[in-house]
RNA sequence: CUUCAGGGUUGGGUGAGAUUCCCUACUGGCGGUACAGUCCGCGAACCCAAAAUGGGCCGAACCGGUGAAACUCCGGUACCAACGGUACAGUCCGGAUGAAAGAAG
Numbered sequence: 001c002u003u004c005a006g007g008g009u010u011g012g013g014u015g016a017g018a019u020u021c022c023c024u025a026c027u028g029g030c031g032g033u034a035c036a037g038u039c040c041g042c043g044a045a046c047c048c049a050a051a052a053u054g055g056g057c058c059g060a061a062c063c064g065g066u067g068a069a070a071c072u073c074c075g076g077u078a079c080c081a082a083c084g085g086u087a088c089a090g091u092c093c094g095g096a097u098g099a100a101a102g103a104a105g
Stems, first nucleotide, its partner, number of pairs: 001105004011023003025091002027081002029042004037079002046056003061077005083094003
């Protein structure tokens, strides 16, 4: 310098109206480490700002088993998910054909 770099509302209920409520279903960025959404670190989002190569903020897991080693595997049961819009949204629409941790060449 170039390219790449986020997934997901099934089926049903109520209602004038909901992929937003209720039951159920589904999804899991990047690096590290025994293979990780819930460990450590980072990015994004969000807030501040003199507008940035800056600062701040930043969710959630336990039990049992195997093993030399797993909070990562296997079994079980849980939990979490920015902002704006709209009947209250992790999953729809929008900023975003963006930005970026980082990966490859």
Record summary
This is a predicted structure of a 105-nucleotide RNA (FMN riboswitch aptamer (RFN element)) from a sheep gut metagenome. Of the family's consensus pairs, 100% are formed in the model. The RNAcentral record of the sequence draws on MGnify.